The part of an RNA shown here (large-subunit ribosomal RNA, domain VI) has 267 nucleotides and comes from a Pseudomonadota bacterium. Model confidence (mean pLDDT): 86 of 100. RNAcentral holds the full RNA, with entries from ENA. Its Rfam family is "Bacterial large subunit ribosomal RNA".
Context: one part of a larger RNA
């Protein structure tokens, strides 16, 4: 740009890709076989191993923004309480998020032609012959069934549903590939994340919980500070399952989402 008006939601599927693994045990059965040793075919069950997709409830790893305990040294004027900084100093837990060794799913079934290879009916060739005419069986392997992607599939598909007149100019008064204006809608910007290199997507934009503060809880650390009681005292106990808190849930307009543009009626 294009798909013969302009939008928005859902799809058909030509065609492309992906996948297709394997082992062990157990029944059948110690049965056929086989003198024994040994030891199936077949079907029917169960469970593993790689490989794959997706998730974090469990298990558990990071987790340099949480918590706590502690060593050196400096600093806040000292005590007490705190902060630097020494690999986050170390050291012992850890929320989301990521993640595996966790967890769940997966290759199942079944058509269809068909390969060797088995047949049927059958002549040249009175006989025989799966073949010469004809009709079958028959493989993890082909095409399908499954999973993704998919109409620029230019043969540019289909369904629904939304919007669809005015003004000015030119006119041979029929009309005009004229200009404007506004429809559904869509974008720019802005808050942002279930998303992401960038762009795209996805939730939002005051008729409003997007995102930060703020309350509430969850979840983590494990009983602060300060005060008071005991003890010579280091500590210990009371307050107090406190006190502190990140990215998780809710809630709630306090701050910020400000202000713009674009866009049919037409070969």
């Nucleotide at each position: 740009c294009g798909u013969a008006g302009g939008a928005g939601u859902c799809u058909u599927g030509a065609g492309a890709g992906g996948c297709c693994a394997u082992c062990a045990c157990u029944c059948u059965a110690g049965u056929a076989c086989g003198a024994g040793a040994g030891g199936a075919u077949u079907g029917g069950g169960u469970g593993g191993u790689a490989c794959u997709u997706g998730c974090c409830u469990c298990u558990g790893g990071u987790g340099u923004a949480c918590c706590a305990g502690u060593u050196g040294u400096c600093g806040c004027g000292c005590u007490a309480g705190c902060g630097g900084c020494a690999c986050g100093g170390c050291u012992g837990g850890g929320u989301a998020g990521c993640u595996a060794a966790g967890c769940a799913g997966g290759g199942a079934u079944u058509g269809g032609a068909u390969a060797a290879a088995c047949g049927c009916u059958g002549a040249a060739a009175g006989c025989a012959u799966c073949u010469a005419a004809g009709c079958g069986u028959g493989a993890a392997g082909c095409c399908g069934u499954c999973c993704u992607c998919a109409a620029g599939a230019u043969a540019a598909g289909g369904a629904c549903u939304c919007c669809a007149u005015c003004u000015c100019c030119c006119u041979u008064c029929g009309g005009g590939u004229g200009a404007g204006a506004a429809a559904a809608g869509a974008c720019c910007c802005c808050u942002c994340g279930u998303a992401g290199a960038c762009c795209a997507c996805g939730a939002g934009g005051u008729u409003g919980a997007u995102a930060g503060g703020c309350c509430g809880g969850a979840a983590g650390u494990g009983u602060a500070a300060g005060g008071g009681c005991u003890g010579a005292g280091a500590a210990g106990c009371c307050u107090u399952c406190a006190g502190c808190u990140a990215a998780c849930c809710g809630g709630u307009a306090c701050u910020a989402a400000c202000g713009g543009u674009c866009g049919a009626a037409u070969g």